RNAcentral holds the sequence, with entries from MGnify. Predicted 3D model of a 119-nucleotide RNA (SAM riboswitch aptamer (S box leader)) from a soil metagenome.
RNA sequence: UCUUAUCAAGAGAGGUGGAGGGAGACGGCCCGACGAAGCCCGGCAACCGAGCGGCGGCCGCGCCCAGCGCGGCAACCGAAGCGGUGCCAAUUCCGGCAGAGUUUCUCUGCAAGAUGAGA
Repeated sequence: UCUUAUCAAGAGAGGUGGAGGGAGACGGCCCGACGAAGCCCGGCAACCGAGCGGCGGCCGCGCCCAGCGCGGCAACCGAAGCGGUGCCAAUUCCGGCAGAGUUUCUCUGCAAGAUGAGA
């Protein structure tokens, strides 16, 4: 850089640290000395890997063959343990472009961005 999936849920009244932070530019709007960022611990989630458990299915083999048993396979579901990431104010805090609508607003798609997986 390209492809693809997801982005309205969830996550500490801890330690350290000291002034900033919310991707970037600009504009808003917020968070912050009742302590920001960062780091440590903790937690959340379940994208990837290897496994675990469950229902049914398919395939093979065996048998006392309308059935049963054993083995295997892929998918789905579940837990959240192990390894690889990620995340833990506010919709990806809001704003951009196009279209639609009962047009101070709402919805859909796109763009931009983030994260995972692949190249």